The part of an RNA shown here (small-subunit ribosomal RNA, 5' domain) has 505 nucleotides and comes from an uncultured bacterium. Rfam family: Bacterial small subunit ribosomal RNA. RNAcentral holds the full RNA, with entries from ENA. Model confidence (mean pLDDT): 87 of 100.
[in-house]
Context: one part of a larger RNA
RNA sequence: GAUUGAACGCUGGCGGCAUGCCUUACACAUGCAAGUCGAACGGCAGCAUGAUCUAGCUUGCUAGAUUGAUGGCGAGUGGCGAACGGGUGAGUAAUACAUCGGAACGUGCCCUGUAGUGGGGGAUAACUAGUCGAAAGAUUAGCUAAUACCGCAUACGACCUGAGGGUGAAAGUGGGGGACCGCAAGGCCUCAUGCUAUAGGAGCGGCCGAUGUCUGAUUAGCUAGUUGGUGAGGUAAAGGCUCACCAAGGCGACGAUCAGUAGCUGGUCUGAGAGGACGAUCAGCCACACUGGGACUGAGACACGGCCCAGACUCCUACGGGAGGCAGCAGUGGGGAAUAUUGGACAAUGGGCGAAAGCCUGAUCCAGCAAUGCCGCGUGAGUGAUGAAGGCCUUAGGGUUGUAAAGCUCUUUUACCCGGGAUGAUAAUGACAGUACCGGGAGAAUAAGCUCCGGCUAACUCCGUGCCAGCAGCCGCGGUAAUACGGAGGGAGCUAGCGUUAUCC
Numbered sequence: 001g002a003u004u005g006a007a008c009g010c011u012g013g014c015g016g017c018a019u020g021c022c023u024u025a026c027a028c029a030u031g032c033a034a035g036u037c038g039a040a041c042g043g044c045a046g047c048a049u050g051a052u053c054u055a056g057c058u059u060g061c062u063a064g065a066u067u068g069a070u071g072g073c074g075a076g077u078g079g080c081g082a083a084c085g086g087g088u089g090a091g092u093a094a095u096a097c098a099u100c101g102g103a104a105c106g107u108g109c110c111c112u113g114u115a116g117u118g119g120g121g122g123a124u125a126a127c128u129a130g131u132c133g134a135a136a137g138a139u140u141a142g143c144u145a146a147u148a149c150c151g152c153a154u155a156c157g158a159c160c161u162g163a164g165g166g167u168g169a170a171a172g173u174g175g176g177g178g179a180c181c182g183c184a185a186g187g188c189c190u191c192a193u194g195c196u197a198u199a200g201g202a203g204c205g206g207c208c209g210a211u212g213u214c215u216g217a218u219u220a221g222c223u224a225g226u227u228g229g230u231g232a233g234g235u236a237a238a239g240g241c242u243c244a245c246c247a248a249g250g251c252g253a254c255g256a257u258c259a260g261u262a263g264c265u266g267g268u269c270u271g272a273g274a275g276g277a278c279g280a281u282c283a284g285c286c287a288c289a290c291u292g293g294g295a296c297u298g299a300g301a302c303a304c305g306g307c308c309c310a311g312a313c314u315c316c317u318a319c320g321g322g323a324g325g326c327a328g329c330a331g332u333g334g335g336g337a338a339u340a341u342u343g344g345a346c347a348a349u350g351g352g353c354g355a356a357a358g359c360c361u362g363a364u365c366c367a368g369c370a371a372u373g374c375c376g377c378g379u380g381a382g383u384g385a386u387g388a389a390g391g392c393c394u395u396a397g398g399g400u401u402g403u404a405a406a407g408c409u410c411u412u413u414u415a416c417c418c419g420g421g422a423u424g425a426u427a428a429u430g431a432c433a434g435u436a437c438c439g440g441g442a443g444a445a446u447a448a449g450c451u452c453c454g455g456c457u458a459a460c461u462c463c464g465u466g467c468c469a470g471c472a473g474c475c476g477c478g479g480u481a482a483u484a485c486g487g488a489g490g491g492a493g494c495u496a497g498c499g500u501u502a503u504c505c
Base pairs, nucleotide, nucleotide: 001505004502006501007500008499009498010497013377014376015375016374017373018372019370020369021335026333027332028331030330031329032328035080036079037078040077041076043073044072047071048070049069050067051066052065053064054063055062056061057060087288088287089286096213097212098211099210100209101208102207105205106204107203110201111200112199113198114197115196116195117194118152120150121149127142128141129140130139131138132137158167159166160165172193173192174191175190176189177188180187181186214260215259216258221251222250223249226248227247228246229245230244231243232242233241263285264284265283266282267278268277269276270275290311291310292309293308294307313324314323315322316321341367343366344365345364349363350361351360352359353358380410381409382408383407390401391400392399393398416441417440418439419438420437424432449494450493451492452491453490454475455474456473460489461488462487463486464485470477471476
């Protein structure tokens, strides 16, 4: 000199764009952050409509009852999603990451093909009636549906095979409709969308290898599933991944093992570069979700807002027993030098579900707070010498503050007031927002500080103090004439900032 997710002191006008718990992976009150589908299903708790019945009368309205008939829909069965998105960096020095390769794999939704979608069955939730319990909830009996579940048939592919053969599938729903059948629903036709099997693709994921990736030798030896083989099991898949047997290997001064530290990368800062330091925000990957362990479901998890067990902690309790997990967004306590609102909207982009309308979305887009940073603008411009007054200094003449002020002539950025008013959205739909921006108006009006002045280092005098009070980055100042302390005048530097501290190059 340059840098910062900075903090502190003094000061502070505006705008744009960014950024904002680096510390206790400490504990969390409250609200929200993952739902959706009635075009899978039985239904009807609630709302609305219709129909029927009853009553009243102002004879077309009111009230009550019944009816799932219609729009819809709480709870429930079922499907898809919840494995994405969002957070954090504890662990991890290699089961990670980066780059380059590889073979023994999986794949819901999506795309392109091929072949099918026939015929049956038994349950169960909801519901009803009970029982137990303070609650959380549990339980008995009865009833019912499906794109829930299970057989049978069929099998182009597929799988197994001793090559003869064997095994294994499905589900319907919605819109429209002429004849015919049917009391009707419907059958039937057609369109759409599903379902089953299989082949291929895309994208995604699992696995293996090579190279690279911090410090310590005051860590020199480490290793028994250890290294390899055979066989078996297991997995979607290769493999000591696991097991039985056999062999005795494997790694290591090219640093094994151990210990410490640490998420990795694209990148960021600095530097002419080589290099050094760092890894906030943004993007990719990994790991974790109160602590430890485990599996279930599923295409995908060993699953942040799922389950089970154990533990610590907190809460409820009728003492028998239960409930919980902010390293999601806000917010609270605590820690700390220190880090924001318990805001608005789904308008846009994207995601989930749905045929769609749409619903959900603290992702996201915005707004709020903070000079935390970068960038831009302003706090006026011109003129003005009797060089006014005042201040300070003085050799007492004067010098300086200083064209500075006043005065005169102008301007109106910004701020203020009034009016208009977008792009972002496409036929409609705008949280932002009456915002950005534009026009008009009045008025110099609304707006300057901080540090320093002995040398390094730009900038000097007076007064006070008297080795005191104090200053200080280094050298060093101060003991009666201090340009070094404190005040004043003057000056220098930077400027909505300035200085200090910390930090890296």